RNA sequence: CUUAUCACGAGCGGUGGAGGAACGGGUCCUGUGAAGCCGCGGCAACCGCACCCAUUGUGGUGUAUGGUGCCAAUUCCUGCGGCGCAUCAGCCGGAAGAUGAG
Numbered sequence: 001c002u003u004a005u006c007a008c009g010a011g012c013g014g015u016g017g018a019g020g021a022a023c024g025g026g027u028c029c030u031g032u033g034a035a036g037c038c039g040c041g042g043c044a045a046c047c048g049c050a051c052c053c054a055u056u057g058u059g060g061u062g063u064a065u066g067g068u069g070c071c072a073a074u075u076c077c078u079g080c081g082g083c084g085c086a087u088c089a090g091c092c093g094g095a096a097g098a099u100g101a102g
Base pairs, nucleotide, nucleotide: 001102002101003100004099005098006097011040012039013038014037015036019029020028021027023079024078025077026076041071042070043069046067047066048063049062050061051060052059053057075096080093081092082091083090
């Protein structure tokens, strides 16, 4: 950079000591112990693997030994634009971000 997905799901212990939720704004979490690191456990099914087929596909079913990922809150909400509105609420798209594959 390209592309797919982002409404579901899944936490305990040790260590550590004050931050964390990407960034700005909000709102939350946190000394009943944040981040980070370690161990164990779990979730999921992107890759992988096995199988299936009037459709060979951007297909379906299954699996979890392997490669990643993830385990507060919809990607926590929102940042730009459109619809709508007295103001809101709400809806749609985008941007940004995250993860996989290339």
SAM riboswitch aptamer (S box leader) from a sheep gut metagenome, 102 nucleotides, folded computationally. Rfam family: SAM riboswitch aptamer (S box leader). Its family is annotated with regulation of gene expression in the Gene Ontology.